Predicted 3D model of RNase P RNA and transfer RNA as a complex of 482 nucleotides. It holds a member of the Rfam family "Bacterial RNase P class A". Rfam links the family to the GO terms tRNA processing, ribonuclease P activity and dimeric ribonuclease P complex. The coordinates come from a structure-prediction model, not an experiment, and the mean pLDDT is 77.
RNA sequence: GGAGGACGCUGGGUCGUCGCAACCCUCGGGCUGAGGGUUGAGGAACGUCCGGGCUCCAUCGGGCGAGGUGCAGGAUAACGUCCUGUCGGGGCAACUCGAAGGAAAGUGCCACAGAAACAUACCGCCGUCCCCGUCAUCCCUGAGCUUGUCGAAGGGUUGUCGAAGGGCGGUAAGGGUGAAAUCGUGCGGUAAGAGCGCACGGCGCUGCACGGUGACGUGCGCGCGGGUAAACCCCACCUGGAGCAAGACCGCUCGAUCGUCCUGCGCUCGUCGCAGGGCCCGCCUGCCCGGCGGCUCGAGCACACGUCGCAUCGAGGUCGGCCGCGAGGUCGGCCCCAGAGAGAUGACGGCCACCGCCCCGAGCCUAGCGAGGGGCGGAACAGAAUCCGGCGUAUAGGCGUCCUCCGCGA
RNA sequence: GCCGACCUAGCUCAACGGUAGAGCAGUGGUUUUGUAAACCACCGGUUCCGGGUUCGAGCCCCGGGGUCGGCU
Numbered sequence: 001g002g003a004g005g006a007c008g009c010u011g012g013g014u015c016g017u018c019g020c021a022a023c024c025c026u027c028g029g030g031c032u033g034a035g036g037g038u039u040g041a042g043g044a045a046c047g048u049c050c051g052g053g054c055u056c057c058a059u060c061g062g063g064c065g066a067g068g069u070g071c072a073g074g075a076u077a078a079c080g081u082c083c084u085g086u087c088g089g090g091g092c093a094a095c096u097c098g099a100a101g102g103a104a105a106g107u108g109c110c111a112c113a114g115a116a117a118c119a120u121a122c123c124g125c126c127g128u129c130c131c132c133g134u135c136a137u138c139c140c141u142g143a144g145c146u147u148g149u150c151g152a153a154g155g156g157u158u159g160u161c162g163a164a165g166g167g168c169g170g171u172a173a174g175g176g177u178g179a180a181a182u183c184g185u186g187c188g189g190u191a192a193g194a195g196c197g198c199a200c201g202g203c204g205c206u207g208c209a210c211g212g213u214g215a216c217g218u219g220c221g222c223g224c225g226g227g228u229a230a231a232c233c234c235c236a237c238c239u240g241g242a243g244c245a246a247g248a249c250c251g252c253u254c255g256a257u258c259g260u261c262c263u264g265c266g267c268u269c270g271u272c273g274c275a276g277g278g279c280c281c282g283c284c285u286g287c288c289c290g291g292c293g294g295c296u297c298g299a300g301c302a303c304a305c306g307u308c309g310c311a312u313c314g315a316g317g318u319c320g321g322c323c324g325c326g327a328g329g330u331c332g333g334c335c336c337c338a339g340a341g342a343g344a345u346g347a348c349g350g351c352c353a354c355c356g357c358c359c360c361g362a363g364c365c366u367a368g369c370g371a372g373g374g375g376c377g378g379a380a381c382a383g384a385a386u387c388c389g390g391c392g393u394a395u396a397g398g399c400g401u402c403c404u405c406c407g408c409g410a
Numbered sequence: 411g412c413c414g415a416c417c418u419a420g421c422u423c424a425a426c427g428g429u430a431g432a433g434c435a436g437u438g439g440u441u442u443u444g445u446a447a448a449c450c451a452c453c454g455g456u457u458c459c460g461g462g463u464u465c466g467a468g469c470c471c472c473g474g475g476g477u478c479g480g481c482u
Base pairs, nucleotide, nucleotide: 001406002405003404004403005402006401007400008399009398010397012352013351014350015349016348017347018346020040021039022038023037024036025035026034027033042381046392047391049390050389051388052387053386054243055242056241057240061289062288063287064286066239067238068237069236070235071085072084073083074082075081086100087098088097089096090095101234102233106232107231108228109227110226122175123174124171125170126169127168128167129166130165132162133161135159136158138156139155140154144150145148183201184200185199186198187197188196202224203223204222205221207220208219209218210217211216247308248307249306251301252300253299254298255297256296259279260278261277262276263275264274265273266272280294281293282292283291284290316335317334318333319332320331321330322329323328354378355377356376357375358374359373360372363369364368411481412480413479414478415477416476417475420434421433422432423431428465436452437451438450439449440448458474459473460472461471462470
């Protein structure tokens, strides 16, 4: 100097004029006015993907179903989040990704190609037999002639060797197909081959020893036809439901009624009250069991679509010490930081800062780097609505820390 | 705030995880005096985007975008 990796912060400042919302105070008025003070959008307020606090069902549950998580140890209120590790993939590395239990409980699927994908022989290799042939041996026959243990041609038996073809047996190493084909490579061995044997590597073990809290690691031993569970499923652990539009409060008068049936008891002897059972309705926010409650109805008048929840004090923020590799924990100090209810924080102007382009250009290590000045333009994603802890997504720019690799110079 | 469905050729829709197809439209031809109809042939695809599982994804899983609907 270049190329990368991880983490964190920020997302304009200031002055002036006018205009907003909440709360508090003062003055005046009677549903409004004036003055003063304090505070007033985000890192994501977005997505609504997770977890909760809180409120109610509602009081005590159980079973089924449904859903979630899935290596280990931790953090946390909790989580599917985060931290530290283990194993596996990617990368030269810093680092990063993982949906990371089980195929030996069971059931499925692996198209096409290929012989064959829980099974298997197309080609090929080896052995043997048939057929065919060469050679040798023996036997039969015997042309011919030099009449001899001579001997051509032909036939048969046996043996050896061999090209093509066929039958039978062995084989799964070689070839072809495919994502994947008796774990892979090499050597030996074999009729030819094969974990058949050996060496190294891979996978598995519901084996042993050692180390580690553990996931696991190392060594030895045994075994070796697969893959797939983001296929159904099995195993372990977790989960009631709905959600601030939750929920709480909210006028007077009059009349009827106390869901319905049966039984029993009491009594003021009225179809009044109580208990039990059956039926019906409603609820336990998916179903069943079990349980809880008894629904109220009509008419007239008068009403804001009201008040609280919501001064939003919280698993709160911030600064510092200590403990911890870390996520975090603990102790102490300081602070109170929107609360609307069709929904407030805006408009104008000046200066400064930032970014882009153009021009001038001090200085220097002078093909170049570039302080400073001027001109023009721009300024992202985007706005609370019950409140928090995370994850994901969007984002013009700017700043900082640490680490890796390459090149050059000293 | 809570819940659900869909996105494939120009248009309307199909597609058990195994070669993305049909109708209409379009182009050319046949036929006809000439059109239409009919017949034949052809063209047209980033399956909304990105990542993952798997030998293989339109389909299964995760995240994002868009459209529509329901409750309150």